RNA sequence: CGGGUAAACCGUCUUGUCGUUCCAUCAUUUGGAAAGGAAAGUCCGAACACCAUAGAGCAGCAUAGCGGAUAACAUCCGUCCACCGAAAGGUGAGGACCAGUGGCACAGAAACCAAGUACAGUUCGGCUGUAGUGAAAAGGCUAAACUCUAUGCGGUGCAAUGCCAAAUAAACCCACGUUUGAGGUUGGCUCGACCAAGUGGGAGGGUAGGCAGCUAAAGGUUAUUGGUAACAAUAACCAUAGAUAAAUGACAAGACUCGACAGAAUUCGGCUUAUAGGUUUACCCGGUUU
Numbered sequence: 001c002g003g004g005u006a007a008a009c010c011g012u013c014u015u016g017u018c019g020u021u022c023c024a025u026c027a028u029u030u031g032g033a034a035a036g037g038a039a040a041g042u043c044c045g046a047a048c049a050c051c052a053u054a055g056a057g058c059a060g061c062a063u064a065g066c067g068g069a070u071a072a073c074a075u076c077c078g079u080c081c082a083c084c085g086a087a088a089g090g091u092g093a094g095g096a097c098c099a100g101u102g103g104c105a106c107a108g109a110a111a112c113c114a115a116g117u118a119c120a121g122u123u124c125g126g127c128u129g130u131a132g133u134g135a136a137a138a139g140g141c142u143a144a145a146c147u148c149u150a151u152g153c154g155g156u157g158c159a160a161u162g163c164c165a166a167a168u169a170a171a172c173c174c175a176c177g178u179u180u181g182a183g184g185u186u187g188g189c190u191c192g193a194c195c196a197a198g199u200g201g202g203a204g205g206g207u208a209g210g211c212a213g214c215u216a217a218a219g220g221u222u223a224u225u226g227g228u229a230a231c232a233a234u235a236a237c238c239a240u241a242g243a244u245a246a247a248u249g250a251c252a253a254g255a256c257u258c259g260a261c262a263g264a265a266u267u268c269g270g271c272u273u274a275u276a277g278g279u280u281u282a283c284c285c286g287g288u289u290u
Base pairs, nucleotide, nucleotide: 001286002285003284004283005282006281007280008279009278010277012255013254014253015252016251017250018249020034021033022032023031024030036261040272041271043270044269045268046267047266048157049156050155051154060153061152062151063150064149065079066078067077068076069075080094081092082091083090084089095148096147100146101145102142103141104140117131118130119129120128121127161212162211163210164209172202173201174200175199176198183195184194185193186192219238220237221236222235223234224233225232226231256259
């Protein structure tokens, strides 16, 4: 210098003006915060909430060398083995086919509750031996074939769930209850009474709406220590969206390498998928120079 392997990180920036959501101050103006590495897919594992305290059995699903990490996991780390690669390194659904069932190209007469070819021998009994095909002519391979073994799994999801609570309503309670008209009961009629209607008040449930859940959490950064590592412990420091039809924008100016995939919705740990361009580190192979 070229080619490759593994991993980590950044992912347009700066200034001004006007706005949007939230918070604080103040008392109406000031100040502060405001998307991502995947916010995505909703695929695993949890927290949390409610539902028969969810115990047992069946079914179903998931996982599968060994050891470790973790709140937990199907994740991560280490290691053995197998395969791929010249190497750095990568990939692995890596328990069991002496429980049962199924499948296995070609060859071969015949490939599985066995059947039976050719030749030879024979005590003449399909009795014995040999040959030939093939992995197997009695037992090989196959479980991302059924299955078996071991372990685990109750269900539904923040539109969970709890609280407050307008208006309205031929439903409930209390008071009043005029007569112009109409209705019901009092066995048919009349009067009367009651109900009902009407007016006023109240209660309940709960709709609209509001509040909580909601973001300080198995948090982050740095250092030290332990550990091969995943990770753990200790110390110091940090405060970092929380909307609800849903804010995170628009305009102007400037810079460059001219900007990819993409937009929070209860919260975490992972996995998977998408991603223009750029930076860094370690290692492998080859070449050149000294």